A computed fold for a 707-nucleotide part of an RNA from a Candidatus Curtissbacteria bacterium, annotated as large-subunit ribosomal RNA, domain II. The RNAcentral record of the full RNA draws on ENA. Rfam family: Bacterial large subunit ribosomal RNA. Model confidence (mean pLDDT): 82 of 100. NCBI's taxonomy places the organism under Bacteria, Bacteria candidate phyla, Candidatus Curtissiibacteriota.
Context: one part of a larger RNA
RNA sequence: ACCGGUGAGUUUACAUUUUCGUGCACGUUUAAGUCAGUAAUUCUGACGGAGGCAAAGGGAAACCAAGUCUUAAUAGGGCGAUUUAUUGCACAUGAUGUAUGACCCGAAACCGCGUGAGCUAACCAUGACCAGGGUGAAGCUUGCUUAACGGCAAGUGGAGGCCCGAACCCGUGUCAGCUGCAAGUGGCUGGGAUGAGUUGUGGCUAGGGGUGAUAUGCCAAUCGAACGCGGAGAUAGCUGGUUCUCCCCGAAAUAUAUCUAGGUAUAGCCCAUAUUAACUACGUACUGGGGGUAGAGCACUGAAUGGAUCGUUGCGCACUUGUGUGUAGCAUUCAAUCAAACUCCGAAUACCGGUACGACUACGUAUGGAGUCAGUCCGUGAGGGCUAAGCCUUACUGGGCUAAAGGGAAACAUCCCAGAUCCAAAGCUAAGGUCCCUAAGUGUAUCUUAAGUGUUAAAGGUAGUAUUUACGUUUAGACAGCAAGGAAGUUGGCUCAGAGGCAGCCAUCUUUUAAAGAAAGCGUAAUAGCUCACUUGUCGAUUCCGCCUUCGGGCGGAGGGCGUAGAUGCGCCGAAAAUGUACCGGGGCUAAAGAUAUCACCGAAGCUUGGAAUUAUGCCGCAAGGCAUAGUGGUAGGGGAGCGUUCGCAUUGCCGUGAAGUUUGCGCGUAAGCGUGAGUGGAGCGAUGCGAAGUGAGAAUGCCGGU
Numbered sequence: 001a002c003c004g005g006u007g008a009g010u011u012u013a014c015a016u017u018u019u020c021g022u023g024c025a026c027g028u029u030u031a032a033g034u035c036a037g038u039a040a041u042u043c044u045g046a047c048g049g050a051g052g053c054a055a056a057g058g059g060a061a062a063c064c065a066a067g068u069c070u071u072a073a074u075a076g077g078g079c080g081a082u083u084u085a086u087u088g089c090a091c092a093u094g095a096u097g098u099a100u101g102a103c104c105c106g107a108a109a110c111c112g113c114g115u116g117a118g119c120u121a122a123c124c125a126u127g128a129c130c131a132g133g134g135u136g137a138a139g140c141u142u143g144c145u146u147a148a149c150g151g152c153a154a155g156u157g158g159a160g161g162c163c164c165g166a167a168c169c170c171g172u173g174u175c176a177g178c179u180g181c182a183a184g185u186g187g188c189u190g191g192g193a194u195g196a197g198u199u200g201u202g203g204c205u206a207g208g209g210g211u212g213a214u215a216u217g218c219c220a221a222u223c224g225a226a227c228g229c230g231g232a233g234a235u236a237g238c239u240g241g242u243u244c245u246c247c248c249c250g251a252a253a254u255a256u257a258u259c260u261a262g263g264u265a266u267a268g269c270c271c272a273u274a275u276u277a278a279c280u281a282c283g284u285a286c287u288g289g290g291g292g293u294a295g296a297g298c299a300c301u302g303a304a305u306g307g308a309u310c311g312u313u314g315c316g317c318a319c320u321u322g323u324g325u326g327u328a329g330c331a332u333u334c335a336a337u338c339a340a341a342c343u344c345c346g347a348a349u350a351c352c353g354g355u356a357c358g359a360c361u362a363c364g365u366a367u368g369g370a371g372u373c374a375g376u377c378c379g380u381g382a383g384g385g386c387u388a389a390g391c392c393u394u395a396c397u398g399g400g401c402u403a404a405a406g407g408g409a410a411a412c413a414u415c416c417c418a419g420a421u422c423c424a425a426a427g428c429u430a431a432g433g434u435c436c437c438u439a440a441g442u443g444u445a446u447c448u449u450a451a452g453u454g455u456u457a458a459a460g461g462u463a464g465u466a467u468u469u470a471c472g473u474u475u476a477g478a479c480a481g482c483a484a485g486g487a488a489g490u491u492g493g494c495u496c497a498g499a500g501g502c503a504g505c506c507a508u509c510u511u512u513u514a515a516a517g518a519a520a521g522c523g524u525a526a527u528a529g530c531u532c533a534c535u536u537g538u539c540g541a542u543u544c545c546g547c548c549u550u551c552g553g554g555c556g557g558a559g560g561g562c563g564u565a566g567a568u569g570c571g572c573c574g575a576a577a578a579u580g581u582a583c584c585g586g587g588g589c590u591a592a593a594g595a596u597a598u599c600a601c602c603g604a605a606g607c608u609u610g611g612a613a614u615u616a617u618g619c620c621g622c623a624a625g626g627c628a629u630a631g632u633g634g635u636a637g638g639g640g641a642g643c644g645u646u647c648g649c650a651u652u653g654c655c656g657u658g659a660a661g662u663u664u665g666c667g668c669g670u671a672a673g674c675g676u677g678a679g680u681g682g683a684g685c686g687a688u689g690c691g692a693a694g695u696g697a698g699a700a701u702g703c704c705g706g707u
Base pairs, nucleotide, nucleotide: 001707002706003705004704005703006702012099013098014097015096016095017094019092021091022090023089024088025087027053028052029051033047034046035045036044037043057064058063067079068078069077070076103241104240106238110231111230112229113228114227115226121205123203124202125201126200127199128198129197130195132164133163134162135160139156140155141154142153143152144151145150168192169191170190173188174187175186176185207223209219210218211217216225244642245641246640247639248638249637254267255266256265257264258263268372269371270369271368272367273366274365275364280362282358283357284356285355286354287353288352289351295345296343297342301339302338303337305335306334307333308332309331311330312329313328314327315326316325317324318323319322375401376400377399378398379397382394383393384392385391406417407416408415421612422611423610424609426608427607428606432602433601434600435587436586437585441599443598444597445596446595447594448593454589460573461572462571464570465569466568467567468566469565470564471563472562473561474560481538482537483536484535485534487511488510489509492506493505494504517532520531521530522529543558544557545556546555547554548553613632614631615630616629617628618627619626620625643696645693646692647691648690649689650688651687652686653685654684661680662679663678664677665676666675667674668673
């Protein structure tokens, strides 16, 4: 790991409740116990009316009673009675609650009584052990020396938790070992090695206790409290698991409270049963309401900008001292503004009523059973962090997911379309699509885009291009280019070293002209020089319509060119990232991109068609059943109906001419399942009705066995 087996809502008592269960009812029922039957636990029958529930309520109670309580009350009011088998009692049955191990497995722990010091810690008693080498303390002796004490030298001597180093004890570093030789070892290296040394044997200390040169170490591979058994199935608001089928309905992730926050209680929301029948609930239209949001406004409260003023206050300046002027406010006034905690105003929705219509119990009530209290994303308008997040958090409202499959969005719980009873090689559509991958248009008409924009992004930039508005200009020659001029008073005045158009200040005139600034830019020390404005020449960009005409043409309008200032559509630049093209799903596309209009088609479990099942309601039918209408996604959860297993009772069967089991084929049923043929097997096994449960496995790091 697989296979097989085994493995979880049970028991008793009491209480509440359900039943189209049973019995009795001018109530019902026995309990302990007794007697009888049986070999007996037990069971069956009889007795046993003690007691319970019901038949009457009211009151705290005394008490009263179809009434009673409150009260001073005979008033008023509360709870009752006033027709009750649609009920009462007992038993059974299903469900739930409480207690019990209480669906199953699972702690770490706590307590009691014992067993342990053959491991190890300390101690006691009695024994044992420590190769060899080195160093050379005290003391002593001798010599020398000293007045003496003493000193010095040599010898002798043999001290020491002394030195080196085996046994022995330890375990420093490293390597190996790591299902090992070994649940702590081996190699090399290392420390102690006469000592607080090592060691044999015997003994002693015991679990909140011992022992401990304290490491919370050790006390038998176990130690922040040993081990064994017991209390004991401790408790577990926690995790995991919890076994057959089909049918009907179907949630919540909120409020309040909580030593409460991952638990629970009550309410909310779900289910079943019963009941109420009232325009009860719901929808639409009309209608009656209150409101102070969006918006708007400035009339209040505040904020805030610019003016004016015969008003007025403070400060400054000037002088003629009461005027001028500047500045800051107040007041008045004009213009233009802002506000969640401003409002002279004021919607849409929503909400509360009324009427009509639709629909037809969807509303409400009672009883019983729940689950839910971690939510999540999306849309509109909001609050807080942070006007960042697939972010955190909050209140409301709507939708989805949760508990929803199908189609679309390449893939994609939450987006778009749409809610799957089952079957069909039938049809129509939705969102979204129709060149190929890939079902359906290389559809039609008119435009746009040249960027592969489409197929990522901003401020900002853009003489890209299309459409458009206003004004100006245009054969009396536009615009651009080219050619020429661009002068004089004058070097304007001042300033200045200089200031000559062009450092700066002031002024900015006149003349000649087709035109030319007391100069727009570059330049010079200052001049000079080069451009510009402005003028001329050159060049040559168009028509149509209407009116007038002296037929030469003129005027007006439209359109075209050019210029200036805008508007709109689509583009362009701005644009740098990490494995590999790499945000079109890919191929690829100039439409197969974008806009507008339009016609087809494809496209889902939607709708329709044909058939089938089932639920609810209605109708028909004696019944079986039939018809009609509306349904039949579903987690937690509620309700209903069944299948199968083992055993018992009754009835009835099969079996050596082959039972059960087992392997395999076939058939039937909506499912659990049922039936049957063949092989194997070799002795028991069914059906129907009723009853009782050790009654269904794939999961629990389940348990046992096998491979």